Model confidence (mean pLDDT): 81 of 100. Predicted 3D model of an 82-nucleotide RNA (c-di-GMP-I-GGC riboswitch aptamer) from a Chloroflexota bacterium. It matches the Rfam family "c-di-GMP-I-GGC riboswitch aptamer". Rfam links the family to the GO term cyclic-di-GMP binding. It was read from a public genome assembly, where an Rfam model found it. Of the family's consensus pairs, 85% are formed in the model. The organism belongs to Chloroflexota, within Bacteria.

RNA sequence: CCUCGAAAGGGCAAACCUACCGCGAGGUGGGGACGCAAAGUCAUGGAUCUGCCAACGCGAGCAGACCGCCAGACUGCCGAAG
Numbered sequence: 001c002c003u004c005g006a007a008a009g010g011g012c013a014a015a016c017c018u019a020c021c022g023c024g025a026g027g028u029g030g031g032g033a034c035g036c037a038a039a040g041u042c043a044u045g046g047a048u049c050u051g052c053c054a055a056c057g058c059g060a061g062c063a064g065a066c067c068g069c070c071a072g073a074c075u076g077c078c079g080a081a082g
Stems, first nucleotide, its partner, number of pairs: 002082002004079002011036002016031006034068001040074003044071003048065005
């Protein structure tokens, strides 16, 4: 250094509850832990979801949400074993 994820310290926080914000998907704070070695960052491609429009046949289109769905880019703690 690479692969990998033993140990220790620390980190994040699903569902659910709650307050607020949003038409909504959802977001933020608090509680709470199913999990996570990128569950750190970025909506770049796809998937999914929401709203609008159009239409009545599904779609297409526009605007959004989500990176804890899959890829991609950038960054990053520790070091047992190989």